[in-house]
Molecule: Lysine riboswitch aptamer
Organism: Bacilli bacterium
RNA sequence: AUAUCAUACAGAGGCGCAACCUGUCGGUAAACUGUCGGUGUAAACAAGAUGAACCUUGAAUACGACGGAAGAAGGGACACGUUGCCGAAAGGGCAUUUCGGUUCGUAGAAAUGUUUCUUGGUAUCAAGGUAGACUCCAAGAUACUGCCAUCAAGGAUGGAGAGCUGUUAUAUUG
Numbered sequence: 001a002u003a004u005c006a007u008a009c010a011g012a013g014g015c016g017c018a019a020c021c022u023g024u025c026g027g028u029a030a031a032c033u034g035u036c037g038g039u040g041u042a043a044a045c046a047a048g049a050u051g052a053a054c055c056u057u058g059a060a061u062a063c064g065a066c067g068g069a070a071g072a073a074g075g076g077a078c079a080c081g082u083u084g085c086c087g088a089a090a091g092g093g094c095a096u097u098u099c100g101g102u103u104c105g106u107a108g109a110a111a112u113g114u115u116u117c118u119u120g121g122u123a124u125c126a127a128g129g130u131a132g133a134c135u136c137c138a139a140g141a142u143a144c145u146g147c148c149a150u151c152a153a154g155g156a157u158g159g160a161g162a163g164c165u166g167u168u169a170u171a172u173u174g
Stems, first nucleotide, its partner, number of pairs: 001172004008167004014086001016085005022079004032068006045058004049106006089119003092115008120145006128137002147159005
């Protein structure tokens, strides 16, 4: 100097990521109450996320809708700080367990594990989905920004973190 890139170590991006403490953010649930609707005792009917079977309760404060007063926990958002970090982390798929009466199926929520499936990072808008106290996820689009390669080099094009930079390890050559 070149090659290998899963030899190891240390780093960079920036409103960087995540967790935790504290504080703030208002009106959801249970319980109370008013009006309207609502329907039977065997079956049927109504309620218990949903379909089937069963089980429990049921004449009305069941249940449903619209209110009233009052009002959580947990989760969520934001701000400061602390800690750990740079696939940090966040989604998707799969599997297991739990949840709301039991069993089976479907969907949803939570936890754990796995998967090299997606995403360099941030912000705004957002199809669509989702939660239910002040939400969340997100195809896609736009803008800014970092890295590498190439070029016609005031910048442009392309690519992806299994990347990039530095040192180091191994091999070859000088």